[in-house]
Molecule: transfer RNA
Organism: Chloroflexota bacterium
RNA sequence: GGCGACGUGGCCAAGUGGCUAAGGCAGGGGCCUGCAAAGCCCCCAUCGCGAGUUCGAGUCUCGCCGUCGCCU
Numbered sequence: 001g002g003c004g005a006c007g008u009g010g011c012c013a014a015g016u017g018g019c020u021a022a023g024g025c026a027g028g029g030g031c032c033u034g035c036a037a038a039g040c041c042c043c044c045a046u047c048g049c050g051a052g053u054u055c056g057a058g059u060c061u062c063g064c065c066g067u068c069g070c071c072u
Base pairs, nucleotide, nucleotide: 001071002070003069004068005067006066007065010025011024012023018055027043028042029041030040031039048064049063050062051061052060
C1' cells in the first nucleotide's frame, strides 16, 4: 500500500429501516433487615466522527478515525 471484518452505557452483548435501543455483570440510590447477605424497584448509550439516501437510519451508501486478520 491492497482486501476483508468489527466499532452500541464502565465491561460483555442483542438489535437486520418504524413507537420508549433487550438482557447480563459492575457502579449509584431506595425498599426490606437488629446489621448484613439474598431478593425487589429505580438510575446510567447524541449507537466511533462527519455527510448522504429515506416520511423515518443503531440498521443502507460514502468519506475519515480506531482495532483485528489476510495479502504484498